[in-house]
RNA sequence: GGGGUCGUAGCUCAGUUGGUAGAGCACCUGCUUUGCAAGCAGGGGGUCACGAGUUCGAAUCUCGUCGGCUCCA
Numbered sequence: 001g002g003g004g005u006c007g008u009a010g011c012u013c014a015g016u017u018g019g020u021a022g023a024g025c026a027c028c029u030g031c032u033u034u035g036c037a038a039g040c041a042g043g044g045g046g047u048c049a050c051g052a053g054u055u056c057g058a059a060u061c062u063c064g065u066c067g068g069c070u071c072c073a
Stems, first nucleotide, its partner, number of pairs: 001072007010025004019056001027043005049065005
C1' cells in the first nucleotide's frame, strides 16, 4: 500500500424485508437477613464510531473518514 471483517448501555453481545433500540451481567432504591451473599420487586443508563447521501422513515442501504482484528505484498 491492497483485500476481508468488526465498531450498538460500564462489560459481553442480540437486533430475523428499512417502521417505538434490547438481553445477560454490573449499577441504584426497596423488601428479606443480626450482617454479608443469594433471592424477590422496581428503577437509572444509548450522538447505534464519525460525516454525508438515498428514503415519508436508516443501527439496518450507498459513499467517505477514523479505530480494532486478520490475510497478501